[in-house]
RNA sequence: UUCUUAUCGCGAGAGGUGGAGGGACCUGACCCUGAGAAACCUCGGCAACCAGUAUGGUGAUACCCGGUGCCAAAUUCAGAGGAAUGAAGCUAUUCCGAAGAUGAGAA
Repeated sequence: UUCUUAUCGCGAGAGGUGGAGGGACCUGACCCUGAGAAACCUCGGCAACCAGUAUGGUGAUACCCGGUGCCAAAUUCAGAGGAAUGAAGCUAUUCCGAAGAUGAGAA
RNA backbone atom coordinates (compact mmCIF):
# COMPACT_ATOMS: atom_id res chain seq x y z
C1' U A 1 0.00 0.00 0.00
C1' U A 2 -4.04 -3.53 -1.14
C1' C A 3 -7.81 -7.09 0.45
C1' U A 4 -11.21 -9.23 4.28
C1' U A 5 -13.84 -8.28 8.67
C1' A A 6 -15.86 -5.63 13.19
C1' U A 7 -17.07 -0.91 15.18
C1' C A 8 -18.09 4.44 14.60
C1' G A 9 -25.35 9.35 18.39
C1' C A 10 -21.27 6.51 24.75
C1' G A 11 -16.75 8.09 27.19
C1' A A 12 -12.22 10.90 28.51
C1' G A 13 -7.63 17.34 29.36
C1' A A 14 -4.10 19.82 32.00
C1' G A 15 0.88 21.81 31.50
C1' G A 16 5.21 23.09 28.29
C1' U A 17 7.33 24.35 23.34
C1' G A 18 5.23 26.64 19.15
C1' G A 19 2.97 31.02 16.59
C1' A A 20 -1.84 30.76 12.51
C1' G A 21 -4.46 28.07 11.29
C1' G A 22 -7.89 23.76 12.27
C1' G A 23 -12.51 20.44 12.00
C1' A A 24 -9.56 13.85 6.19
C1' C A 25 -10.28 15.40 0.56
C1' C A 26 -13.89 18.60 -3.12
C1' U A 27 -18.59 21.81 -2.85
C1' G A 28 -21.93 24.17 0.55
C1' A A 29 -23.13 25.11 5.65
C1' C A 30 -21.91 25.43 10.66
C1' C A 31 -18.22 25.67 14.29
C1' C A 32 -13.17 25.93 17.11
C1' U A 33 -9.01 29.38 17.33
C1' G A 34 -3.98 35.40 19.69
C1' A A 35 -8.60 34.26 26.39
C1' G A 36 -3.22 30.90 21.48
C1' A A 37 -4.81 26.80 15.77
C1' A A 38 -1.78 22.73 13.65
C1' A A 39 2.42 19.94 15.18
C1' C A 40 5.70 17.96 19.02
C1' C A 41 6.78 16.72 24.33
C1' U A 42 5.32 15.52 29.54
C1' C A 43 1.75 13.93 32.78
C1' G A 44 -3.21 12.45 33.34
C1' G A 45 -7.60 10.16 31.65
C1' C A 46 -11.25 7.28 28.52
C1' A A 47 -12.31 2.88 26.20
C1' A A 48 -12.05 -2.47 26.01
C1' C A 49 -10.19 -4.03 19.44
C1' C A 50 -5.90 -7.53 20.43
C1' A A 51 -3.07 -9.92 24.39
C1' G A 52 -3.35 -11.34 29.60
C1' U A 53 -5.87 -12.75 34.36
C1' A A 54 -10.29 -14.36 36.99
C1' U A 55 -15.24 -16.20 36.82
C1' G A 56 -18.05 -18.99 33.65
C1' G A 57 -19.33 -22.94 30.32
C1' U A 58 -19.60 -21.70 24.89
C1' G A 59 -23.81 -16.80 24.86
C1' A A 60 -20.39 -14.21 27.80
C1' U A 61 -19.03 -11.13 32.20
C1' A A 62 -15.43 -8.52 35.19
C1' C A 63 -10.56 -6.50 35.74
C1' C A 64 -6.71 -4.13 33.11
C1' C A 65 -0.02 -3.62 34.83
C1' G A 66 1.02 -5.10 28.16
C1' G A 67 0.19 -3.73 22.10
C1' U A 68 -2.76 -0.13 19.59
C1' G A 69 -6.46 3.66 19.58
C1' C A 70 -8.87 7.90 21.41
C1' C A 71 -9.69 12.52 24.80
C1' A A 72 -15.00 19.95 21.00
C1' A A 73 -19.49 19.26 18.37
C1' A A 74 -22.95 12.05 15.52
C1' U A 75 -17.23 10.34 11.29
C1' U A 76 -19.68 18.43 13.13
C1' C A 77 -23.87 18.37 9.18
C1' A A 78 -25.48 17.74 3.90
C1' G A 79 -24.05 16.44 -1.08
C1' A A 80 -20.76 14.29 -4.97
C1' G A 81 -24.83 6.81 -5.11
C1' G A 82 -29.33 4.01 -4.40
C1' A A 83 -33.93 2.34 -2.05
C1' A A 84 -38.41 2.67 0.97
C1' U A 85 -42.21 5.61 3.20
C1' G A 86 -44.67 10.18 3.48
C1' A A 87 -45.94 15.18 1.53
C1' A A 88 -47.89 17.80 -2.83
C1' G A 89 -46.13 25.91 -3.20
C1' C A 90 -40.87 24.08 -0.68
C1' U A 91 -39.19 18.60 -0.21
C1' A A 92 -39.00 15.54 4.67
C1' U A 93 -37.76 11.04 7.41
C1' U A 94 -35.47 6.32 7.63
C1' C A 95 -32.28 2.54 5.75
C1' C A 96 -28.36 0.63 2.76
C1' G A 97 -24.10 1.99 0.15
C1' A A 98 -19.73 5.11 -1.05
C1' A A 99 -15.71 7.82 1.24
C1' G A 100 -13.05 8.14 5.88
C1' A A 101 -11.11 6.66 10.91
C1' U A 102 -9.61 2.72 14.31
C1' G A 103 -8.73 -2.48 15.62
C1' A A 104 -7.81 -7.57 14.12
C1' G A 105 -6.33 -10.90 10.24
C1' A A 106 -4.12 -11.80 5.36
C1' A A 107 -1.04 -10.62 0.91

Overview: A computed fold for a 107-nucleotide RNA from Lentibacillus kapialis, annotated as SAM riboswitch aptamer (S box leader). Its mean pLDDT, the model's own confidence on a scale to 100, is 79. Rfam family: SAM riboswitch aptamer (S box leader). Rfam links the family to the GO term regulation of gene expression. RNAcentral holds the sequence, with entries from Rfam.